[in-house]
RNA sequence: GUGGCUGUAGCUCAGUUGGUAGAGCACCGGGUUGUGAUCCUGGCGGUCGUGGGUUCAAGCCCCAUCAGUCACCCCA
Numbered sequence: 001g002u003g004g005c006u007g008u009a010g011c012u013c014a015g016u017u018g019g020u021a022g023a024g025c026a027c028c029g030g031g032u033u034g035u036g037a038u039c040c041u042g043g044c045g046g047u048c049g050u051g052g053g054u055u056c057a058a059g060c061c062c063c064a065u066c067a068g069u070c071a072c073c074c075c076a
Stems, first nucleotide, its partner, number of pairs: 001072007010025004019056001027043005049065005
């Protein structure tokens, strides 16, 4: 350089046909326990990598771009 894949909560990941974004763990409060862990219960937490476009409406479709990753090509 060429091509593919991935990017969504602090972490690991879902998200159906385009129709107001979820789970588990973590964190915080409460209950249980002599204390802690476990267990139960409630809560907090999101510019959906970035920019633009299409649309009444985009995590999802289109274009560009950034980062990570894999393969290939070139040089030595």
The prediction has a mean pLDDT of 80.
Transfer RNA from a Myxococcota bacterium, 76 nucleotides, folded computationally.
It matches the Rfam family "tRNA". From the family's description: Transfer RNA (tRNA) molecules are approximately 80 nucleotides in length.
The organism belongs to Myxococcota, within Bacteria.